[in-house]
Context: one part of a larger RNA
Molecule: large-subunit ribosomal RNA, domain II
Organism: Gemmatimonadaceae bacterium
């Protein structure tokens, strides 16, 4: 992992508080306790005692009153009750919640105890023992020797000290490798510290949990010590995680408001339900409101802001001067003028929507409201609109409508909570459409008429600013058979080298002029290239050939480039020139959606004594409320089976809407068991890193 067996909302309170269901009733009930009997209990007595029938006030008290302000006092006034029309309530019982108790069931870390076990590990002290190969240094002290006046002192020898020195036993654990489901819950190789000392160590005895011990790390006190271990308090607490067992039918939620030592907990509202009670209630329509958004404006305020006009005022500068004045300004600039703007916290203006009303019409109907039990939920997310915050960023965030998901299955969108279509009771080898699709995977058109694209653009995922004689059309506007637009052929002149500058400057370095004039068909005092200048090609312009449209702008389709990311490319794929794009118009496929038949089931309605039939309308579900029911184990009545074979186990066959059942049939078992009715629960298991067992 698997299987079998166990394995969670229970009991109790003469507790609170709802429905129901009895019994009595202006009343109800007994309770310990007795008596008696057919004796887990039943019937009697038992009225203490508790609800109820009267309230107020803190009380004292006073009572249909009555406590408070007030007031000498009494009227008043306000609370809370009583009448006025209505007067029910108590006892069991059974259920729902709720409260106190371990209060659904398993889980802490922890805290606590005149209860106890622990120094056989490990600190430490105690008592008594034992151990410390070998090897070096060579302290004092002596001893002769030298040395003093005597010491000092020196030397050699002796000697044999030391938390000396090197290394083993022994104690330890430095550094590295291995080991790391180890051979070992701390080991193993090699390396390294201490080894006569604060040394190791064997025995005995000693200190105990807020205690010891501790050359001190919060260390150690029996493999886990910022307070051992064991049992008690206890079933501690757990606003936390997890799990919480049989089956149908109605109904269906929220993720928000206010509060909180509050923020993943809780309480009241809103939102689900389920009883009774009223009789309303939503939409669209028609009417009648209230408003300051969009949007627009500011010569209608607040304010912000460009350009121009005037130009008050200043700055500068000049001049004249005593204050100060004049003039000048390519400077700032008020107020007005003229053009054009901005604004959430500006508004002379103002829609659309939404809101508010509604004795009017209309349409819905598990539509509203009120009382009371019962919850659940207070981590939401995505899409579109509308805003703040962000970067006019985020699957961001924070509000606000709306729609989904959430608790929604089918169908498309290749796949895909949220998008696009559509709300699933069951069946059906019937039909019809949505969305989407109809060459092949792959149902359905190789469907029709007309345009576009030529780039595999596109064919359901990228693209911008920008750029182009792509193409396709539309619209202007110029030129043109007195011949335009390209091309080719020929002219392109003469005064003149225009004047000036310049070394030159001759169309073409710069500078003036530029309608210079003259010939002509036409030709600039020159477009460009070119020379040092010259020359030379060329162009504007003219004529000829030629022949018919040619230039330019400016919208619109569909197209090109701009175009970049890391294993191998892609429209889902094949492919596709239509099987792309756009227009139109026919067909046809599609789904749990509409139809059809037939079934089950809820509710209202009608009918019926009832069973039940009819009619309409319902039946997606997650937390959760409600209702009906299987099953399983005891009781109690009641009625049956069983050695001619009970239970139980395996097989078969049936039978109910499900859980489940069997009036059926084989085997195996081998002594008890079923039904119908009632009542009682240790009553249904796949999940709890659940318990235990067994594979």
């Nucleotide at each position: 992992u698997c299987c079998g067996g166990c394995g969670a909302g229970u009991c109790a309170g003469u507790g609170c508080u709802c429905a129901c269901g009895a019994g009595c009733g202006a009343g109800g009930c007994u309770a310990a306790g007795c008596u008696g009997c057919u004796c887990u209990g039943c019937a009697g007595c038992g009225g203490a005692g508790c609800c109820g029938g009267a309230g107020c006030g803190a009380a004292a008290g006073c009572g249909a009153g009555u406590c408070c302000u007030g007031u000498a006092a009494c009227g008043a006034g306000g609370g809370c009750g009583a009448c006025g029309a209505u007067g029910a309530g108590u006892u069991c019982g059974u259920g729902g919640g709720c409260c106190u108790g371990g209060a659904c069931c398993c889980g802490a870390a922890g805290c606590c105890a005149g209860g106890g076990c622990g120094a056989g590990c490990u600190a430490c002290c105690u008592a008594u023992g034992g151990g410390c190969a070998g090897g070096g240094u060579g302290a004092a002290g002596c001893u002769c020797g030298g040395g003093u006046a005597a010491c000092a002192c020196c030397g050699a020898g002796u000697g044999g000290a030391g938390g000396c020195c090197c290394g083993a036993a022994c104690c330890g654990g430095u550094g590295u490798g291995g080991g790391u489901u180890g051979a070992a819950a701390a080991c193993c190789g090699c390396u390294c510290g201490g080894a006569u000392g604060a040394c190791c160590u064997g025995u005995g005895g000693g200190u105990a949990g807020g205690g010891g011990u501790g050359a001190a790390a919060g260390g150690c006190c029996a493999a886990a010590c910022a307070a051992g271990c064991c049992u008690g308090g206890a079933g501690a607490u757990a606003g936390c995680u997890g799990g919480u067992u049989c089956u149908c039918c109605c109904c269906g939620a929220a993720a928000u408001c206010u509060a909180u030592u509050g923020a993943g907990g809780u309480a009241g509202a809103g939102c689900c339900u389920c009883a009774g009670g009223u009789a309303u209630c939503u939409c669209c329509c028609g009417c009648g409101g209230a408003g300051g958004u969009a949007g627009a404006g500011c010569g209608a305020c607040c304010g912000g802001a460009u350009g121009g006009g005037c130009g008050c005022g200043g700055g500068c500068g000049u001049g004249g001067g005593a204050g100060c004045c004049a003039c000048g300004u390519a400077c700032c600039a008020a107020c007005c003028c003229c053009a054009a703007c901005c604004g959430a916290a500006c508004u002379c203006c103002g829609a659309a929507u939404g809101c508010c009303g509604u004795g009017g019409g209309g349409a819905g109907u598990g539509a509203g409201c009120c009382u009371g039990g019962g919850a659940g939920g207070c981590a939401g997310u995505c899409g579109c609109u509308g805003a703040g915050c962000g970067a006019u960023a985020a699957u961001g965030u924070c509000c606000a409508g709306c729609g989904g998901c959430g608790a929604g299955a089918g169908g498309g969108a290749a796949a895909g909570a949220a998008c696009c279509c559509a709300g699933a009771g069951c069946c059906a080898c019937c039909g019809c459409u949505a969305a989407g699709g109809c060459c092949c995977c792959g149902a359905a058109g190789u469907g029709g008429c007309c345009g576009c694209u030529g780039a595999g653009u596109a064919u359901a995922g990228c693209g911008a600013a920008g750029g182009a004689u792509g193409u396709g059309u539309g619209c202007g506007u110029g030129c043109c058979g007195u011949g335009a637009c390209a091309a080719c052929u020929g002219g392109g002149a003469g005064g003149u080298u225009g004047g000036c500058u310049u070394a030159g400057a001759a169309g073409c370095a710069g500078c003036c002029a530029u309608g210079c004039c003259u010939u002509g068909a036409a030709a600039g005092a020159g477009u460009g290239c070119g020379u040092a200048a010259u020359a030379g090609c060329u162009c504007a312009c003219c004529a000829g050939u030629c022949c018919a449209g040619c230039g330019c702008g400016c919208g619109c389709g569909c197209g090109c480039c701009g175009a970049g990311a890391a294993u191998g490319g892609u429209c889902g794929g094949g492919a596709u020139u239509a099987a792309g794009c756009g227009g139109c118009c026919c067909g046809c496929c599609g789904a749990a959606g509409c139809g059809u038949g037939g079934c089950c089931u809820u509710g209202a309605c009608g009918c019926g004594u009832a069973a039940g039939c009819g009619u309409c309308a319902g039946g997606g579900g997650u937390a959760g409320g409600g209702g009906a029911g299987c099953g399983u184990u005891c009781g109690c009545c009641g009625u049956g089976c069983g050695a001619g074979g009970a239970a139980g186990c395996c097989c078969c066959g049936g039978u109910g809407g499900a859980a489940a059942c069997c009036a059926g049939g084989g085997g195996u078992g081998g002594a008890g068991c079923g039904c119908g009715g009632c009542g009682a629960a240790g009553u249904g298991a796949g999940g709890a890193u659940g318990c235990c067992g067994g594979a």